[in-house]
RNA sequence: GGCGGGGUAGCUCAGUCUGGCAGAGCAGUCGGCUCAUACCCGGCGUGUCAUAGGUUCAAAUCCUAUCCCCGCUA
Numbered sequence: 001g002g003c004g005g006g007g008u009a010g011c012u013c014a015g016u017c018u019g020g021c022a023g024a025g026c027a028g029u030c031g032g033c034u035c036a037u038a039c040c041c042g043g044c045g046u047g048u049c050a051u052a053g054g055u056u057c058a059a060a061u062c063c064u065a066u067c068c069c070c071g072c073u074a
Stems, first nucleotide, its partner, number of pairs: 001073007010026004020057001028044005050066005
């Protein structure tokens, strides 16, 4: 240099194929339970969906460029 995969909540990741309310688990926090702690149960998410531009009534999702990480290859 070429090719492929990835970047979404504090962490690990789903959701992208097939555009239509941004989610799960863990963590955190508040409450319940308990003499108390833990376990357990319930509540709480306005997050530039890496960045910029484009297409569209509508973009995390489609298109283009760029940045970063990983792998393959020369």